Annotation:
This is a predicted structure of a 72-nucleotide RNA (transfer RNA) from an Eggerthellaceae bacterium. Its Rfam family is "tRNA". By type it is a transfer RNA. The sequence was found in a public genome assembly. The organism belongs to Eggerthellaceae, within Bacteria.
RNA sequence: GAGCGUGAAGCACGAAGGCAGUGCGCCCGGUUGUGGUCCGGGAUGUUGCGGGUUCGAGUCCCGUCACGCUCU
Numbered sequence: 001g002a003g004c005g006u007g008a009a010g011c012a013c014g015a016a017g018g019c020a021g022u023g024c025g026c027c028c029g030g031u032u033g034u035g036g037u038c039c040g041g042g043a044u045g046u047u048g049c050g051g052g053u054u055c056g057a058g059u060c061c062c063g064u065c066a067c068g069c070u071c072u
């Protein structure tokens, strides 16, 4: 230099172009002599970044950044 893949909540990951969710974790309360378990409730995202298409984009298109793989 060329091609491909990945990037989403603190972590691991789902999400037919139509409310961005699950598990674990975290916070508050109940239960307990304390902790854990269990039960109830709660907070949490500019979906790497910038554009475009569309009534509507995490998803499609272009560019770009980071990481990884292959080739040169």
Base pairs, nucleotide, nucleotide: 001071002070003069004068005067006066007065010024011023012022013021018055026042027041028040029039030038048064049063050062051061052060